RNA sequence: CGGGCCGUGGCGCAGUUUGGGAGCGCGCUUGAAUGGGGUUCAAGAGGUCGCAGGUUCAAAUCCUGUCGGCCCGA
Numbered sequence: 001c002g003g004g005c006c007g008u009g010g011c012g013c014a015g016u017u018u019g020g021g022a023g024c025g026c027g028c029u030u031g032a033a034u035g036g037g038g039u040u041c042a043a044g045a046g047g048u049c050g051c052a053g054g055u056u057c058a059a060a061u062c063c064u065g066u067c068g069g070c071c072c073g074a
Base pairs, nucleotide, nucleotide: 001073002072003071004070005069006068007067010026011025012024013023020057028044029043030042031041032040033039050066051065052064053063054062
């Protein structure tokens, strides 16, 4: 320098193929059960989907640029 993959709540990930409700598990908060803990149950908070721009009625998803991580080639 060129190419590929990854980036989504605190953590690990799905969702991208075929554009339309942002979700799962763990964790956290509150309440109940228990004398307390553990555990179980119920409810809840927490995301501008790495960043910027574009296309579109509508973008995590499509296009362009860019940043970070990993891998390959030179």
This is a predicted structure of a 74-nucleotide RNA (transfer RNA) from Candidatus Fermentithermobacillaceae bacterium DTU015. The sequence was found in a public genome assembly. The organism belongs to Candidatus Fermentithermobacillaceae, within Bacteria. Rfam family: tRNA. Rfam classes the family as a transfer RNA. Gene Ontology term of the family: triplet codon-amino acid adaptor activity. Rfam's curators write: Transfer RNA (tRNA) molecules are approximately 80 nucleotides in length. The coordinates come from a structure-prediction model, not an experiment, and the mean pLDDT is 83.